[in-house]
Transfer RNA from a Clostridia bacterium, 87 nucleotides, folded computationally. Taxonomically the source falls in Clostridia (Bacteria, Bacillati, Bacillota). It was read from a public genome assembly.

RNA sequence: GGAGAGCUGUCCGAGUGGUCGAUGGUGCAGCACUCGAAAUGCUGUAUACGAGCAAUCGUAUCAAGAGUUCGAAUCUCUUGCUCUCCG
Numbered sequence: 001g002g003a004g005a006g007c008u009g010u011c012c013g014a015g016u017g018g019u020c021g022a023u024g025g026u027g028c029a030g031c032a033c034u035c036g037a038a039a040u041g042c043u044g045u046a047u048a049c050g051a052g053c054a055a056u057c058g059u060a061u062c063a064a065g066a067g068u069u070c071g072a073a074u075c076u077c078u079u080g081c082u083c084u085c086c087g
Base pairs, nucleotide, nucleotide: 001086002085003084004083005082006081007080011025012024018070027045028044029043030042031041032040046061047060048059049058050057051056063079064078065077066076067075
């Protein structure tokens, strides 16, 4: 220099135009069980900003920006980063 794959919650990962900030696992918290733990079961749990005494609510966010579309995590373009292959 060329080609390809990837970037989603704390982490891992599914989702490839609509009922999706979103399934599952992991981590964490609470409860049950136990003499007490572990294991197991159940429930809850992304972040930022704003509102609210609080409970909670609203808006935005799928690496960043732009575009297509009635509608984008998903399609297109540019940029960044990671991995693989070729020279």
Its Rfam family is "tRNA".